[in-house]
Context: one part of a larger RNA
RNA sequence: CCGUGGCUAAGGAACUAGGCAAAUUAGACCUGUAACUUCGGGAAAAAGGUCCCCUGACUAUAAACGUCAGGGCGCAGAUAAAUGGCCCAGGCGACUGUUUAGCAAAAACACAUGGCUUUGCGAAAUCGAAAGAUGAAGUAUAAGGCCUGACACCUGCCCGGUGCUGGAAGGUUAAGAGGGGAGUUAUUCGCUUCGGCGUGAGAAGCUCUGAAUUGAAGCCCCAGUAAACGGCGGCCGUAACUAUGACGGUCCUAAGGUAGCGAAAUUCCUUGUCGGGUAAGUUCCGACCUGCACGAAUGGUGUAACGACUUGGGCACUGUCUCAGCCACGAGCUCG
Numbered sequence: 001c002c003g004u005g006g007c008u009a010a011g012g013a014a015c016u017a018g019g020c021a022a023a024u025u026a027g028a029c030c031u032g033u034a035a036c037u038u039c040g041g042g043a044a045a046a047a048g049g050u051c052c053c054c055u056g057a058c059u060a061u062a063a064a065c066g067u068c069a070g071g072g073c074g075c076a077g078a079u080a081a082a083u084g085g086c087c088c089a090g091g092c093g094a095c096u097g098u099u100u101a102g103c104a105a106a107a108a109c110a111c112a113u114g115g116c117u118u119u120g121c122g123a124a125a126u127c128g129a130a131a132g133a134u135g136a137a138g139u140a141u142a143a144g145g146c147c148u149g150a151c152a153c154c155u156g157c158c159c160g161g162u163g164c165u166g167g168a169a170g171g172u173u174a175a176g177a178g179g180g181g182a183g184u185u186a187u188u189c190g191c192u193u194c195g196g197c198g199u200g201a202g203a204a205g206c207u208c209u210g211a212a213u214u215g216a217a218g219c220c221c222c223a224g225u226a227a228a229c230g231g232c233g234g235c236c237g238u239a240a241c242u243a244u245g246a247c248g249g250u251c252c253u254a255a256g257g258u259a260g261c262g263a264a265a266u267u268c269c270u271u272g273u274c275g276g277g278u279a280a281g282u283u284c285c286g287a288c289c290u291g292c293a294c295g296a297a298u299g300g301u302g303u304a305a306c307g308a309c310u311u312g313g314g315c316a317c318u319g320u321c322u323c324a325g326c327c328a329c330g331a332g333c334u335c336g
Stems, first nucleotide, its partner, number of pairs: 002330007010322002014320001019317001027051005036041001038150001052072007073077001085315007092307002097109002114147006125134003151302004156232003161229002163225005170220003176214002180209005187201002189198003233251005260294001261291001272288005
């Protein structure tokens, strides 16, 4: 000097990103217990008291638990060990659960609830080349997919775009069907000096080409659908102080953000402004609304209970600190 324990005057979070770590608390019995609440909880809330030994009575046998009345000892009677610190107010997630085996346990996932959608059974969906299998020895109160995420109050407007569903009048549209043309030549025709010659005609088949016409779904088109993917404006003027603008005008749009919430896990400017808490508060709580860039199952706003979550404050407590000191054990170092 380091590690692990133990103790510490006065102060008591002044430490620090942050009470991290440590300390406090702790058992049993008896009292007592707030807001809030889904009436179950909250709750061991909080806050207090008692606990050892002896004698007597109840009480019976010296010897059960306990109660009552006296007495005794110690610094200390749950005498060791083991054994909750508590409260207030926000955020998020309802909850118990699950997760990155080996840096993340969470506000992430799941969840009960709600909704949309597919599927009539040889079901849809999935695996497989098929047979076959799962679904399911189930049958729409079932099974699959997607979203939301207890509960309470609710869930506004837009179908123009994309998607999905339905429609079939018209437009477009493939292979195919279809008819035409060219080549080849079995044969045939004409001429012939019988050797042949001719841009002569030419079936079937084959090869090449290939018009009109016909020809499905799809797309165009017409509707529906947002708890489908998604979207939810600008400028100018206006009231008898000023300010503001219920009101008016105009442009654009498919429609211009409703309720609720709002400097928020979302607010750039920003440490916004006001109030509270502190002697002093970029954090925190309550408001305001100027929402850069909240907003309604990509759910909105609340919410008792719950949380090794997170934020702010308080009580108690302490070597976290002012500011260090001492002790024990073990390393290290020196000597042996």
Large-subunit ribosomal RNA, domain IV from a Bacteroidota bacterium, 336 nucleotides, folded computationally. Lineage of the source: Bacteria > Pseudomonadati > Bacteroidota.